Transfer RNA from Trachydiscus minutus, 74 nucleotides, folded computationally. The organism belongs to Trachydiscus, within Eukaryota. Rfam family: tRNA. Rfam's curators write: Transfer RNA (tRNA) molecules are approximately 80 nucleotides in length.
RNA sequence: GGGAUAGUAACUUAAUCGGUUAGAGUACCGCCCUGUCACGGCGGAGGUUGCGGGUUCGAGUCCCGUCUGUCCCG
Numbered sequence: 001g002g003g004a005u006a007g008u009a010a011c012u013u014a015a016u017c018g019g020u021u022a023g024a025g026u027a028c029c030g031c032c033c034u035g036u037c038a039c040g041g042c043g044g045a046g047g048u049u050g051c052g053g054g055u056u057c058g059a060g061u062c063c064c065g066u067c068u069g070u071c072c073c074g
Stems, first nucleotide, its partner, number of pairs: 001073007010026004019057001028044005050066005
């Protein structure tokens, strides 16, 4: 230098052929439970879907560019 692949909440991840308000687990916060802690139950907060554009009535999903990680080729 060329190619493939991945990037979504603090972390691990789901999301059918493009269509309901982007969900779940762990962690965090509150309440219940308990003599206390843990366990368990209920609830809450937490997202610029790497970034910038484009297509579309509508994009996490399709197209282009770009950044980072991993792998392959030279």
RNAcentral holds the sequence, with entries from ENA. A source record names the gene trnD.